Two RNAs folded together computationally: RNase P RNA and transfer RNA, 380 nucleotides in total. The prediction has a mean pLDDT of 78. Rfam match: Bacterial RNase P class A. Its family is annotated with ribonuclease P activity, dimeric ribonuclease P complex and tRNA processing in the Gene Ontology.
């Protein structure tokens, strides 16, 4: 120089003027400081929380699946073995178990596991040996578990529309199913033990009423730098810092100029990506104009 | 916000526990019958099973993940 491999950063910016959202200080309309993502998505995992019993036992059920670590956990990651794929950097893998039993194997084949035995050559003449020949597979401890199962290890069950507490306002009308005192109903898990509640109530379906508020919800497995230990994910000490909390939902618009793309001879003209926080957090996956950055591989040349 | 289903021909469905070339009615085409039209008879075309990508020899069928459509979930007494 070409092609590539892997990793990681940014993803427009600045300024003026009008506004929105909550905060805080003054106050009666003024001022201050802030105000979307790397994925806020998909809701696919695994947490926190909060109710149900401090979440308990058993059957079902569902998930993971060499080996060893990392995590609060995970199907995440990180190291290694092995195996596929690439010339290579690398990348992909649900990668236990078919000596427990059970199923299934389309067409082809003599034959797909009860059994049966092709063709050719050898022969100790015993369907005993080899070879062809069909397939994905051919008496081999056959293939097949993203087929039922088995091993091992996990997982209670419902999601913040959880739960709690106030205010407001109504008729629990009607129908339906159950019990009436140690038993039945209901809840809690899909079942069954148990546990909790009511016992003139319970549930279900249907009716009536509120469409307000506060907590939970923004200080966290949190960020940032750095020092130490570890091959490595990631532990720890130490300092520095608070960075959106609406609730139908603020984060906006408009002008001026840069920057970058492309296109033009120039002047100019077009475009600037995916996309929008909803209780939080760690992770997978999907989208992503266009920049850069850092390491490693192939191949060509030249010293 | 949380939660569940569901996608096969133009329509409205089957497809069992993976198997050889994915079926049915209704519609459409074309031929017959009619004088003509419909009805009736025959013959036929339509299909990347929503899209990619894994298991497998073999995928509509089993597994991941995307897209799209649809349903359910407020609180007092």
């Nucleotide at each position: 120089u070409a092609a590539g491999u892997a990793g990681g950063u940014c993803g427009u910016c600045u300024u003026a003027u009008c506004g929105c959202c909550g905060c805080c200080g003054a106050u009666u309309u003024c001022g201050g400081a802030g105000g979307a993502g790397g994925a806020a998505a998909g809701u696919c995992c695994g947490g926190c929380c909060a109710c149900c019993a401090c979440a308990g036992a058993g059957c079902a059920g569902c998930a993971u699946a060499g080996c060893g670590g990392a995590u609060a956990a995970c199907a995440u990651c990180c190291g290694u073995c092995c195996a596929g794929c690439g010339u290579g950097a690398g990348u992909u893998g649900a990668g236990g178990a078919c000596c427990a039993g059970u199923g299934c194997a389309a067409c082809a084949g003599a034959a797909a596991g009860c059994a049966a035995g092709u063709a050719c050559a050898g022969u100790u003449c015993g369907g005993c040996u080899g070879u062809a020949g069909u397939g994905a597979a051919a008496u081999c401890a056959g293939g097949u578990a993203a087929a039922c199962u088995c091993u091992a290890u996990g997982c209670g069950g419902u999601g913040c529309a959880a739960u709690g507490c106030c205010a407001u306002g109504u008729a629990u009308a009607u129908u339906g199913a159950a019990a009436u005192u140690u038993u039945a109903g209901a809840g809690u898990u899909g079942c069954u033990c148990g546990c909790u509640c009511u016992a003139u109530u319970u549930c279900a379906a249907g009716g009536g009423g509120u469409a307000g508020g506060c907590a939970g919800a923004u200080u966290g497995a949190g960020c940032u730098g750095u020092a130490a230990g570890g091959c490595g994910a990631c532990u720890u000490g130490c300092a520095g810092u608070c960075u959106a909390g609406a609730u139908a939902a603020a984060u906006g618009a408009u002008a001026a100029g840069a920057g970058c793309u492309u296109u033009u001879u120039a002047g100019g003209a077009a475009g600037u990506a995916c996309a929008g926080a909803a209780c939080c957090c760690g992770g997978c996956u999907u989208a992503u104009a266009g920049a850069c950055c850092u390491a490693c591989u192939u191949a060509u040349a030249u010293u | 916000g949380g939660g569940c289903g569901c996608g096969u021909a133009g329509c409205u469905c089957a497809g069992c526990u993976g198997g050889u070339u994915a079926g049915a009615g209704c519609g459409c085409a074309c031929g017959g019958u009619u004088c003509a039209c419909a009805u009736c008879c025959g013959u036929g075309a339509g299909g990347u099973c929503g899209a990619g990508g894994g298991u497998u020899c073999g995928a509509g069928u089993c597994c991941c993940c995307c897209c799209g459509c649809g349903c359910c979930c407020a609180c007092c007494a």